[in-house]
Predicted 3D model of a 1507-nucleotide RNA (small-subunit ribosomal RNA) from an uncultured bacterium. Rfam family: Bacterial small subunit ribosomal RNA.
RNA sequence: AGAGUUUGAUCCUGGCUCAGAACGAACGCUGGCGGCGUGCCUAACACAUGCAAGUCGAACGGACUUUAAGACUUCGGUUUUAAAGUUAGUGGCGCACGGGUGAGUAACGCGUGGAUAUCUGCCUAUCAGUGGGGGACAACUACAGGAAACUGUAGCUAAUACCGCAUAAGCUGUACGCAGGAAAGCAGGGGACCUUCGGGCCUUGUGCUGAUAGAUGAGUCCGCGUCUGAUUAGCUAGUUGGUGGGGUAAAGGCCUACCAAGGCGAUGAUCAGUAACUGGUUUGAGAGGAUGAUCAGUCACACUGGAACUGAGACACGGUCCAGACUCCUACGGGAGGCAGCAGUGGGGAAUAUUGCACAAUGGGGGAAACCCUGAUGCAGCGACGCCGCGUGCGGGAAGAAGGCCUUAGGGUUGUAAACCGCUUUCAAUUGGGAAGAAGAGAUGAGGAUUAAUACUCCCUCUGAUUUGACGGUACCUUUAGAAGAAGCACCGGCUAAUUUCGUGCCAGCAGCCGCGGUAAUACGAAAGGUGCAAGCGUUGUUCGGAUUUACUGGGCGUAAAGAGAUCGUAAGGUGGUUUGUUUAAGUCGGAUGUGAAAUCCCGGGGCUCAACCCCGGAACUGCAUUCGAUACUGGCAGACUAGAGUUUGGGAGGGGUAAGCGGAAUUCCGUGUGUAGCAGUGAAAUGCGUAGAUAUACGGAGGAACACCUGAGGCGAAGGCGGCUUACUGGACCAAUACUGACACUGAGGAUCGAAAGCGUGGGUAGCAAACAGGAUUAGAUACCCUGGUAGUCCACGCCCUAAACGAUGUCAACUAGCCGUAGCGGGUAUCGACCCCUGCUGUGGCGAAGCUAACGCGAUAAGUUGACCGCCUGGGGAGUACGGUCGCAAGAUUAAAACUCAAAGGAAUUGACGGGGGCCCGCACAAGCGGUGGAGCAUGUGGUUUAAUUCGACGCAACGCGAAGAACCUUACCUGGGCUUGAAGUGUGCAGGACAGGUCUUGGAAACUUGACCCUCCCUUCGGGGCUUGCAUAGAGGUGCUGCAUGGCUGUCGUCAGCUCGUGUCGUGAGAUGUUGGGUUAAGUCCCGCAACGAGCGCAACCCUUGUCUCUAGUUGCCAGCGCGUAAUGGCGGGAACUUUAGAGAGACUGCCGGUGACAAACCGGAGGAAGGUGGGGAUGACGUCAAGUCCUCAUGGCCCUUACGUCCAGGGCUACACACGUGCUACAAUGGCCGGUACAAUGGGUCGCCAACCCGCGAGGGGGAGCUAAUCCCAAAAAACCGGUCGUAGUUCGGAUUGGAGUCUGCAAUUCGACUCCAUGAAGCCGGAAUCGCUAGUAAUCGCGGAUCAGCACGCCGCGGUGAAUACGUUCUCGGGCCUUGUACACACCGCCCGUCACACCACGAAAGUUGUUUGUACCAGAAGUCGGUGAGCCAACCCGCAAGGGAGGCAGCCGCCCACGGUAUGAGCGAUGAUUGGGGUGAAGUCGUAACAAGGUACCCGU
Repeated sequence: AGAGUUUGAUCCUGGCUCAGAACGAACGCUGGCGGCGUGCCUAACACAUGCAAGUCGAACGGACUUUAAGACUUCGGUUUUAAAGUUAGUGGCGCACGGGUGAGUAACGCGUGGAUAUCUGCCUAUCAGUGGGGGACAACUACAGGAAACUGUAGCUAAUACCGCAUAAGCUGUACGCAGGAAAGCAGGGGACCUUCGGGCCUUGUGCUGAUAGAUGAGUCCGCGUCUGAUUAGCUAGUUGGUGGGGUAAAGGCCUACCAAGGCGAUGAUCAGUAACUGGUUUGAGAGGAUGAUCAGUCACACUGGAACUGAGACACGGUCCAGACUCCUACGGGAGGCAGCAGUGGGGAAUAUUGCACAAUGGGGGAAACCCUGAUGCAGCGACGCCGCGUGCGGGAAGAAGGCCUUAGGGUUGUAAACCGCUUUCAAUUGGGAAGAAGAGAUGAGGAUUAAUACUCCCUCUGAUUUGACGGUACCUUUAGAAGAAGCACCGGCUAAUUUCGUGCCAGCAGCCGCGGUAAUACGAAAGGUGCAAGCGUUGUUCGGAUUUACUGGGCGUAAAGAGAUCGUAAGGUGGUUUGUUUAAGUCGGAUGUGAAAUCCCGGGGCUCAACCCCGGAACUGCAUUCGAUACUGGCAGACUAGAGUUUGGGAGGGGUAAGCGGAAUUCCGUGUGUAGCAGUGAAAUGCGUAGAUAUACGGAGGAACACCUGAGGCGAAGGCGGCUUACUGGACCAAUACUGACACUGAGGAUCGAAAGCGUGGGUAGCAAACAGGAUUAGAUACCCUGGUAGUCCACGCCCUAAACGAUGUCAACUAGCCGUAGCGGGUAUCGACCCCUGCUGUGGCGAAGCUAACGCGAUAAGUUGACCGCCUGGGGAGUACGGUCGCAAGAUUAAAACUCAAAGGAAUUGACGGGGGCCCGCACAAGCGGUGGAGCAUGUGGUUUAAUUCGACGCAACGCGAAGAACCUUACCUGGGCUUGAAGUGUGCAGGACAGGUCUUGGAAACUUGACCCUCCCUUCGGGGCUUGCAUAGAGGUGCUGCAUGGCUGUCGUCAGCUCGUGUCGUGAGAUGUUGGGUUAAGUCCCGCAACGAGCGCAACCCUUGUCUCUAGUUGCCAGCGCGUAAUGGCGGGAACUUUAGAGAGACUGCCGGUGACAAACCGGAGGAAGGUGGGGAUGACGUCAAGUCCUCAUGGCCCUUACGUCCAGGGCUACACACGUGCUACAAUGGCCGGUACAAUGGGUCGCCAACCCGCGAGGGGGAGCUAAUCCCAAAAAACCGGUCGUAGUUCGGAUUGGAGUCUGCAAUUCGACUCCAUGAAGCCGGAAUCGCUAGUAAUCGCGGAUCAGCACGCCGCGGUGAAUACGUUCUCGGGCCUUGUACACACCGCCCGUCACACCACGAAAGUUGUUUGUACCAGAAGUCGGUGAGCCAACCCGCAAGGGAGGCAGCCGCCCACGGUAUGAGCGAUGAUUGGGGUGAAGUCGUAACAAGGUACCCGU
């Protein structure tokens, strides 16, 4: 620090996801040791049991125990005194600390900084005092009640308990006269003196009382800070303030009476939700974000609610009272209780420990002290919960062992890893030793202090007998033995380090995102190997980060989400021109002071062997407050200015607005005339109108609405919007020139006003147009598009509505930043008589364009550039601008505006393709023009289907279907039935055994394969070791036309013989890409020329190749025969010839070369000449980059899978030849341009010895016999046919046509039944030119005629070739099909056979509404009123003080009663929130469902927005 993911690819926007760190964690697998930490996050749920707050006898009276002494004694004991000890009670101090928890609380609760109207036990210091009396009550005793808890009555008694009196202040009050106003003793010692012998007295210590000050702690007040929601906007009556009074330790509406009417709030009151706060912790570069366990500070709470008492302190966790819920005891009358103390239990939960030891240390309470108490604390136990440290060995060791895994079968890897050799012993185990943590306390002694004192006294210093450790025999050291006891977890497709095999086969499963899995899965499961971390490793959850993805640092708004429809405007708020000042000092800047607790973080040291951890010091704590200064800038104050803004004068422009009036053209309607059969409408029609007279035409009239031409990316307006003419009223802008005011400005939350169309209300109006509606068409349907009608509405007045793709998709204002060209308004200058032209200023409105900006497109002085001010808005897509709630509205609806759930995208711009019922250009037997066919018939052949034991398999639009198959009777043959074989029918290797094997002749069974047996015959080479050959057995392995052409190679088809497809360098672009290859011409052609940021090149085109057409040369045999000769009935038959034809070699020839025209003077085209041939002469071979997962595993090859006495192999028979039917391709026909008969001509390509086969003979014929010739320019196949000549038939199912069937034959072959071809005789079917539709062909072509060949024993209407005869037509490119180039649109990229929308049906999910039901919170009004404080009363009761001799009275108090307040509770009525609800509504998701086809192309009616 980034990465993955939207696309065919690209850039951008934008979300989702990952890598990091952290945790009081949990879960899974695993687990050696130690140190330091840490451990109910949930039920503030309920709690059994034990412990957690006591102590003091030196405050007090008793009681008890022990010891000692005395007295008495009935010898049992009783009693007195003293000492030591224990102790219930009175009393004192403590229990308000320590410990726990986080429910409540949005608050002066907390944090921070200030303030004071206050209190403060114990502690410190100072001053003063501590005198003298009194009366009770517990304990105790007696009686009584009760189950218990406990209580009552009577009596006795002490005090540091309680109460007066005295005295007192520097205390309190005050009317300034005065008044009020305290205490307590106890312990130790003691020389005089006194004594009631108790002591007084003195002294020391310690208490006590009053006062002051301090310290500590606490109370109260204030500034600032402190979560979310406006779908919570108004709240408040003790409320805000004042006065009097009360109350408190203390200010104060804290309380009360009266008076006033205030107080808070958009800088968010009130209400609702959530939450203890902080130091800190965690993350982050930081700013921030999240969090508030442990430790520390503060607060709050103690079963729930209320209340006070005591006290220095509480409204009190282990106190009291009351109410409530719950639990327990009970004798049913009544009682007891509060673990959010430490352990522990149940429960809840994913989840959190021992009913441990000790007060040794630290600290706390009491005490004079010893000491006691202390679940605070110190320790131990449990848990890998976290952090840190250590170990599980180290060094050698290659036969690279075995085993595993992989393998191309060679090897590789695990792997120096192991074994083996040597060494060491941390930790654990074991032996023995063994700290620190301890300071104190303290008998004794010494000194000092105090004192009258040498007593006393730890008051201080020293000495120091004795003595204190829970942890724990722990840390640590040491002995002994031995590598001995100690490694797992996750991952390995990319992100992300690390790969192979097997299994599985869209199954099982994985997955953080993208995504894997449908038979070769590096993604599932296992194994081997590897990678990472390591006593842990992964997963899950949460937080921050990455995320600049809420943007202060640090984002945006033309098209991606985002500028409110527009304007005005608030002393709202924010911002604001120039200048002056002995101005101010709020902001701002600097210094100082205080504070910012400690701990933490950071830095430097130190201590545990290191580290974690701990200790010390520093820095820091970015803050707050106070104070002193500075004064440039901003603000305030005081003044000045004119450049902003405004006013004044004069002009002209304008569909600016409102109202009234007027006008003509047109449509429609009405009347009248003329006139006659149609009009209207459409793609075509029909509905409609018209003989009752339409349309047309002429004249007249009525009425409503809109204003042609002018008219212009021209004008005006804030926007919406505004268009005939005139008048009235009225708003704004602009120009020119002057004067004035003197910052008066800009923006603008709320607010107000305006706001197209549609729509609503009331009343008018209604010509045309026209939702709804009706009819006619179209259509599969047509609730549409088209047509005929037609009502709201459109128009007017008044009132609502308030939305639009209200758009420049661009908020308003201001400043600055190149130019060029238009246009509107008003000016200026020059010149002129004047105008135009020309130059120029301001304001508006347009087009291009520099810099710059932008993701790109584009914007570009009218900015989307560079800046400033203010407002509005955005934060992934869907759900949704929806629900609920509020506001507005008559309604329709508008506005404000979520969530659950769901997806990994949605989106912008541009690129390349593809596509379009987009455009342009061009080509092709593509259409058109022609000729001939197919589709109808019969047959042949192939296919589908059906059938079958099998009808083997493949090929399926063009580009499968006379295709693989250039030839299925057996074979072929792959299929079926049946019968055999199992190392096999063929091949290779090894081992063992044998010697021939082969061959021949017979033989059993059999359909054959195969099988049984017999006979004949017994191998070659040799270096003698053996080898070759061959048989049998065994073993490796053979074999498979079995599967996968979607694992492949090779080959092939097709687009298409179409003219295209690319590259290098350069240039342009952020990039995908573009350019080149586009453009103007031209061509069959990306063929060539010209132009051009391109210049070149490659594969294609063309040419080079073959063939054919003309000529020349060479060569003549088997070919030829002109001339010469011979010969024949005749024939190159012969001699000969080399002229011709021909054969087959080599050449020539054609190149737009020449001429004319057109054209840019080019390329080229048109015409012509010459020529056998003319513009690639004709034909062939030749097939670019690629497309179709096209075809082929059954030609061959081949990966993987499958079969192995069978899916292999051999054999016989059958099948591939079936047959209601459908299709393709052909043949033959339907006849007279013909059939038949007779006669006469003319080819070429080819083939032939397992062959072609002549002559001749036989047969009607197929053919048979025969045998000459020929390994072929020699012989044979071989007759060419159409044609021509003559004859016949006469339009008929025929003398056409030949199917079918019967009979008889021939040939091939082992075999002709299933199932061959041919011949003869007989038979003589359909068919009279073929519906929709469709095919071929542009010249030696179509059509027509025959001939040959391959395959082949035989079988040809097919296929491949050959020649003979030999046409018609092409105006042209509108249309159909296919293709090429350019351009355009696109939501397509599997690319239109694309994409995609909505209803319906089904399943699931979340949400809304809903008659209601239910819970919770809360407001208001009222009832009620426990305990308790306060107030009143107090006829009952009362020891202290006063009066009184007493009785009694007084002061004062208590019970009781009353009142105010008030918890629980109750009634009524509202409000908010939640749960649930028959039914219902839309939404989302889902593999293949239904119906249509709305959108994307002109998407077939352009689309979209509002209504």